[in-house]
């Protein structure tokens, strides 16, 4: 230093440019139980790495910066 991918609740991962960003685990509560687990019901939690740009409209396309990662030198 080129060059390809990736960044989304706590933790993994979806999400064809358009209505409330969804599922699973976890976390809260409540049902059940002598108690715990398990099951079932409900709740909280991400304004989508940052900045810009195109669009009526962007998590989703562009460009730039930043982290991580993997090839080549």
């Nucleotide at each position: 230093u080129g060059u390809c991918g990736c960044g989304u609740g706590g933790u993994g991962u979806a999400g064809c440019g358009g209505u409330c960003a969804a599922c699973a685990c976890g976390u809260c509560g409540g049902u059940c139980u002598c108690a715990u687990a398990a099951a079932c019901c409900g709740a909280a939690g991400a304004c989508c790495a940052c900045a810009g740009g195109u669009u009526c409209g962007a998590u989703u396309c562009c460009u730039g910066u930043c982290g991580c990662g993997g090839c080549a030198c």

A computed fold for a 73-nucleotide RNA from an Armatimonadota bacterium, annotated as transfer RNA.
The sequence is in RNAcentral, with records from ENA.
The organism belongs to Armatimonadota, within Bacteria.
Rfam family: tRNA. Rfam classes the family as a transfer RNA.